[in-house]
Predicted 3D model of a 72-nucleotide RNA (transfer RNA) from a Chloroflexota bacterium. Rfam family: tRNA.

C1' cells in the first nucleotide's frame, strides 16, 4: 500500500436492533480471639471518535484514529 480481526467497568470478557452483565479488583455491613476464605449490600461505564439508516442503535452501514494479524 492492500486484506482481515479487535476496541464495552480499575482489569479480563460476555451482550450484535427494544437500550449495558458476568468475574475478579475496589467500599462498606457480617461472621472470626485477630486475619484470610465464606455470606450480605453498594459505588464504578460520553458501550473509541464522527455521521448514516431506523419509531428505537453497544448492535447495522461508511469514514476516521489506535491495536493486533496476514500478503507483497
Nucleotide at each position: 500500500a492492500c486484506c482481515c480481526g479487535c476496541a464495552u467497568a480499575g482489569u479480563u470478557c460476555a451482550g450484535c436492533g427494544g437500550a449495558a452483565g458476568a468475574a475478579u479488583g475496589c467500599u462498606c455491613c457480617u461472621c472470626u480471639g485477630a486475619u484470610a476464605a465464606g455470606g450480605g449490600a453498594g459505588a464504578g461505564g460520553u458501550c473509541c471518535c464522527u455521521g448514516g439508516u431506523u419509531c428505537a442503535a453497544c448492535u447495522c452501514c461508511a469514514g476516521g484514529u489506535g491495536c493486533g494479524g496476514g500478503u507483497a